[in-house]
């Protein structure tokens, strides 16, 4: 230096243009003598930045940045 991959809640990730979900973790209540377990609700997201197509972008394109790989 250049190539392909990743990047989404606290963690692990789904979601091939039009409601941001899912499991675990927290927090509240039920249940117990009491803890654990189960149940039921809750709250937590600048979708890695930034710009662009589009009527609409987590999804299509550009750059950037971080982390894995290949080449040299």
């Nucleotide at each position: 230096g250049g190539g392909g991959c990743u990047g989404u809640a606290g963690c692990u990730u789904a979601g091939c243009g039009g409601g941001a979900g899912a499991g675990c973790a927290u927090c509240u209540g039920a249940u117990u003598u009491g803890c654990a377990u189960u149940c039921a609700g809750a709250g937590g997201g600048u979708c890695a930045g930034g710009g662009g197509u589009u009527c609409g972008a987590a999804u299509c394109c550009c750059c950037u940045c971080a982390g894995c790989u290949c080449c040299a």
About this RNA: This is a predicted structure of a 72-nucleotide RNA (transfer RNA) from a Dehalococcoidia bacterium. It was read from a public genome assembly. The prediction has a mean pLDDT of 84.